[in-house]
């Protein structure tokens, strides 16, 4: 550097529910809990899906592509 994997070790994230706040809503955000994950890290590029005050917005833990990263084995 490339590929594969999560058995070990060190860690990480946090579905759903709940409380507060933001938002028209989908949803986001902080705390608690803990479904699950080997990129469930980043990013809205291409699809899909959701909302729709009709202006657009959301979703990356829906799929594909892109960039980056810990450990082990080859």
């Nucleotide at each position: 550097u490339c590929a594969a994997g999560a058995a070990a070790a060190a860690g990480c994230u946090a579905a759903g529910c709940u409380u507060g706040c933001c938002g028209a809503a989908a949803g986001g955000u902080a705390g608690g809990u803990g479904c699950a994950g080997a990129a469930a890290g980043c990013a809205a590029c291409g699809g899909g899906u959701c909302u729709a005050a009709u202006a657009a917005g959301a979703u990356a833990g829906c799929c594909g592509a892109g960039c980056u990263g810990c450990c082990u084995u080859g």